Context: one part of a larger RNA
RNA sequence: UUGGGUGUAAAGGGUGCGUAGGCGGUUUAACAAGUCUGUGGUCUAAGCCCGAAGCUUAACUUCGGUCCGCCACAGAAACUAUUAAACUUGAGUGUAGUAGAGGCAAGUGGAAUUUCUAGUGUAGCGGUUAAAUGCGUAGAUAUUAGAAGGAACACCAGUGGCGAAGGCGACUUGCUGGGCUAUUACUGACGCUGAGGCACGAAAGCGUGGGGAGCAAAUAGGAUUAGAUACCCUAGUAGUCCACGCCGUAAACGUUGGAUACUAAGUGUCGGAUUUAUUCGGUGCUGAAGUUAACACAUUAAGUAUCCCACCUGAGUAGUACGGUCGCAAGGCUGAAACUC
Numbered sequence: 001u002u003g004g005g006u007g008u009a010a011a012g013g014g015u016g017c018g019u020a021g022g023c024g025g026u027u028u029a030a031c032a033a034g035u036c037u038g039u040g041g042u043c044u045a046a047g048c049c050c051g052a053a054g055c056u057u058a059a060c061u062u063c064g065g066u067c068c069g070c071c072a073c074a075g076a077a078a079c080u081a082u083u084a085a086a087c088u089u090g091a092g093u094g095u096a097g098u099a100g101a102g103g104c105a106a107g108u109g110g111a112a113u114u115u116c117u118a119g120u121g122u123a124g125c126g127g128u129u130a131a132a133u134g135c136g137u138a139g140a141u142a143u144u145a146g147a148a149g150g151a152a153c154a155c156c157a158g159u160g161g162c163g164a165a166g167g168c169g170a171c172u173u174g175c176u177g178g179g180c181u182a183u184u185a186c187u188g189a190c191g192c193u194g195a196g197g198c199a200c201g202a203a204a205g206c207g208u209g210g211g212g213a214g215c216a217a218a219u220a221g222g223a224u225u226a227g228a229u230a231c232c233c234u235a236g237u238a239g240u241c242c243a244c245g246c247c248g249u250a251a252a253c254g255u256u257g258g259a260u261a262c263u264a265a266g267u268g269u270c271g272g273a274u275u276u277a278u279u280c281g282g283u284g285c286u287g288a289a290g291u292u293a294a295c296a297c298a299u300u301a302a303g304u305a306u307c308c309c310a311c312c313u314g315a316g317u318a319g320u321a322c323g324g325u326c327g328c329a330a331g332g333c334u335g336a337a338a339c340u341c
Stems, first nucleotide, its partner, number of pairs: 003313004007295002012309001014200004021193003025087006033080002035076008049065006090190001091187003094183005102176007109153001114148007124135002161168002205246006214240002219235004257308006265286009290297002314341003323334004
């Protein structure tokens, strides 16, 4: 490479949009590029293959011949391509409804923690398995009233909802994306996938400027211990928050790429429509056939098929070295070998 695979053994890209490319619904006609048939030419010799012959046979040798490839001519027209015309089921648009923590911005609210001010009040508070460091007669803890400031939004809350993924949860307003249902009015294959590319992308981290209540890497102290650079306790700085700009990674997981079609049922739940029989779209559980090494999956497939992309090919070395490229840096992406087993 051919192949065989990718839920858990190696292996699905973090997610989307989309270029080239690959693949692509129904009908009719044309064409003859692919395809198929025939004929001719060409295809060094030997060898391979087929059929004969000669050494007693075989090996071996000799003779004859095709296939395949390429070219030309003649024909076939089912399929693919192309061209022309048409269709409506795929796809999209319109109209009427509808659910939602989808996104962005501005404003508002209450509970709680902390701090400050004032009152009451007195010797403890705090913390732990137990303690100590710590706080407190300069009046703490507790309690009452008021103020400031930051961050997060209890209950509702639900294998509930929305979003491509990351993710999204107080309330109000504004702007805005997508979905679902019904109708079948319009367009008429406009579709699927997608190497490169572009965009988005938790947390941590980085740059500049703000902010800083609580929490808390680092750090300090107290304990524990043989030691304790830890687990526990008292403090506590970056950070966590905001604006703008980077970074581009995660057990970015359903460890399961996307699309389409088909293949028993039962039972919850969410959103529509309805003639209340049902039906469409999500989200769960149980389970048939089938699949699977087993576990399990099973109309939300890991079943049966088709198309496109990504990836794997013994373990370690190693996601390392070198080179390239991106980044302010941290580092990311790409990514070996010697050697060992």
Background:
A computed fold for a 341-nucleotide part of an RNA from Bacillales bacterium UBA3789, annotated as small-subunit ribosomal RNA, central domain. The coordinates come from a structure-prediction model, not an experiment, and the mean pLDDT is 87.